[in-house]
The part of an RNA shown here (small-subunit ribosomal RNA, 3' major domain) has 472 nucleotides and comes from an uncultured Bacteroidales bacterium.
Context: one part of a larger RNA
RNA sequence: UGACGGGGGCCCGCACAAGCGGAGGAACAUGUGGUUUAAUUCGAUGAUACGCGAGGAACCUUACCCGGGUUUGAACGCAUUUUGACAGGGGCGGAAACGUCCUCUCCGGCAACGGCAAUUUGCGAGGUGCUGCAUGGUUGUCGUCAGCUCGUGCCGUGAGGUGUCGGCUUAAGUGCCAUAACGAGCGCAACCCCUAUCGUCAGUUACCAGCACGUAAAGGUGGGGACUCCGGCGAGACUGCCCGCGUAAGCGGUGAGGAAGGCGGGGAUGACGUCAAAUCAGCACGGCCCUUACAUCCGGGGCGACACACGUGUUACAAUGGCAGGGACAAAGGGCAGCCACUCAGCGAUGAGGCGCAAAUCCCGUAAACCCUGUCUCAGUUCGGAUCGGAGUCUGCAACUCGACUCCGUGAAGCCGGAUUCGCUAGUAAUCGCGCAUCAGCCAUGGCGCGGUGAAUACGUUCCCGGGCCUU
Numbered sequence: 001u002g003a004c005g006g007g008g009g010c011c012c013g014c015a016c017a018a019g020c021g022g023a024g025g026a027a028c029a030u031g032u033g034g035u036u037u038a039a040u041u042c043g044a045u046g047a048u049a050c051g052c053g054a055g056g057a058a059c060c061u062u063a064c065c066c067g068g069g070u071u072u073g074a075a076c077g078c079a080u081u082u083u084g085a086c087a088g089g090g091g092c093g094g095a096a097a098c099g100u101c102c103u104c105u106c107c108g109g110c111a112a113c114g115g116c117a118a119u120u121u122g123c124g125a126g127g128u129g130c131u132g133c134a135u136g137g138u139u140g141u142c143g144u145c146a147g148c149u150c151g152u153g154c155c156g157u158g159a160g161g162u163g164u165c166g167g168c169u170u171a172a173g174u175g176c177c178a179u180a181a182c183g184a185g186c187g188c189a190a191c192c193c194c195u196a197u198c199g200u201c202a203g204u205u206a207c208c209a210g211c212a213c214g215u216a217a218a219g220g221u222g223g224g225g226a227c228u229c230c231g232g233c234g235a236g237a238c239u240g241c242c243c244g245c246g247u248a249a250g251c252g253g254u255g256a257g258g259a260a261g262g263c264g265g266g267g268a269u270g271a272c273g274u275c276a277a278a279u280c281a282g283c284a285c286g287g288c289c290c291u292u293a294c295a296u297c298c299g300g301g302g303c304g305a306c307a308c309a310c311g312u313g314u315u316a317c318a319a320u321g322g323c324a325g326g327g328a329c330a331a332a333g334g335g336c337a338g339c340c341a342c343u344c345a346g347c348g349a350u351g352a353g354g355c356g357c358a359a360a361u362c363c364c365g366u367a368a369a370c371c372c373u374g375u376c377u378c379a380g381u382u383c384g385g386a387u388c389g390g391a392g393u394c395u396g397c398a399a400c401u402c403g404a405c406u407c408c409g410u411g412a413a414g415c416c417g418g419a420u421u422c423g424c425u426a427g428u429a430a431u432c433g434c435g436c437a438u439c440a441g442c443c444a445u446g447g448c449g450c451g452g453u454g455a456a457u458a459c460g461u462u463c464c465c466g467g468g469c470c471u472u
Base pairs, nucleotide, nucleotide: 005472007471008470009469010468011467012466013465015461016460019424020423021422022421023420026315027314028313029312030311031310032309033308034306035305042053043052064301065300066299067298068297069296070295076124077123078122079121082118083117084116088103089102090101091100092099093098106115107114108113126290127289129288130287131286135284136283137279138278139277140275142273147186148185149184150183151182152181153162154161155160166177167176168175192267193266194265195264197235198234199233200232201231203229207224208223211222212221213220238261241255242253243252244251245250304443317417321376322375323374324373325372326371327370333364334363335362338357339356342353343352344351345350383414388409389408390407391406392405393404394403430453431452432451433450434449435448436447
């Protein structure tokens, strides 16, 4: 000077408490450990690994295993040799890669030559092999916590201190006052984006009040520029006004006005640094190592194994519910090798036709929970849907290992879960559906978004956890 203390003081945070819903028990999905295996590729491991890298493992991917091939090599550049082809097509061997044979057989130019393609040789190859404890870059975390420092001055022999302490205040080292300090920088805040209100401008593909036409119905069309909406500009919130408290900063108010009130809500934004934290397998890169193999191509297998253990989820155990019929209301996205209206066939997945749309125009596209009516009457059930049998659909060269979906049948565990533990303070939790990326298809119950319905509780800071300041 720090760090630490079952030292002290002050203060925060879904940290506890108060509440609501979960996990831990069941079945399944997924990740991990372990075990197994020819291989079950590799990495991630308290918080900060475990639906994580992976925003798509049947082949490919793919790095692993077995087997069959290649050796200047799978790609590219330069020079060079040869050929006029190579490629393509066909035959044979083969699981393919590949090997071999046949066939076909360049362009411009008179030519030299040039172009093109393959080939030979040479030089540069290649390595997801090791080291994240040699590194760059990027990331997690403490933590969106309020801190971390500097210049000059002053103090101290010096390390260093002061400033940054104290009082008040704030979400904040935010500000005010005080002060051997006076200033400044990186952080905080603001500037940026979305959202909530209004004005103005603009008006198609959006809208439809009044007028006209028209329909079974319909902004369907003539028109309109009001409204909604779309999107450009602007206004608006600043403790500005009032009252009270206070020296001030600021705090309080059932105050006024206002769409919004004291940071309005959300996002982006992460200081100096910590963990020799993570990543050599995204990429880059030093060193080391392999070079007929630790490189590379192909076929098949594996990454999907299964006594078990853990994490994260999905579906349930039912009546605030299940089933059947009828009725209503979104937002945000995506679409041409695409989205597919509509018609027909099929119980259905889907198929056969086929309109429109590169899209505020057409399509995905009926949102679901919800409301109404009926039914079930507490039962392992009309709850629950695992598992298994059969029959199919679709994608794809190919669904055996190892895809999704449909229909019929089957109808397991499960009666609300021990110790313990997690999330959440408002349009939040809970609950309901919709979309997107990746993607041929999909193991998505995951991830990232969108809207619908919409709570309860917070006395308080003694205690648990983490953090900030002062002090010992």
Its Rfam family is "Bacterial small subunit ribosomal RNA".